The RNA shown here (transfer RNA) has 73 nucleotides and comes from Keratinibaculum paraultunense.

RNA sequence: GGGGCUUUGGCGAAGUUGGGAUCGCGCCUGACUGGCAGUCAGGAGAUCAGGGGUUCGAAUCCCCUAAGCUCCA
Numbered sequence: 001g002g003g004g005c006u007u008u009g010g011c012g013a014a015g016u017u018g019g020g021a022u023c024g025c026g027c028c029u030g031a032c033u034g035g036c037a038g039u040c041a042g043g044a045g046a047u048c049a050g051g052g053g054u055u056c057g058a059a060u061c062c063c064c065u066a067a068g069c070u071c072c073a
Stems, first nucleotide, its partner, number of pairs: 001072007010025004019056001027043006049065005
C1' cells in the first nucleotide's frame, strides 16, 4: 500500500426480504426479610463508530473517514 471481517446502553449480545431499537448482566427506586444477600415489581440509560448520499422511511443499501482483528505485498 491492497483485500476481508468487526464497530448497537456501563459490559456481553440479538436485530437476514428497509417501517417495534430488543435481551442478559450491571445500575437506581420500592415491597418482602433481622439483613449490604436473595426474590418480586417498577425505572433510568444507546441520535446503532463519525460524516455524507439514496429513500416517504436507514442499525440495515451506497460512498468517504476512524479504530480493532486478519490475510497478501
The coordinates come from a structure-prediction model, not an experiment, and the mean pLDDT is 81. Its Rfam family is "tRNA". The family's RNA type in Rfam is transfer RNA. Its family is annotated with triplet codon-amino acid adaptor activity in the Gene Ontology. From the family's description: Transfer RNA (tRNA) molecules are approximately 80 nucleotides in length.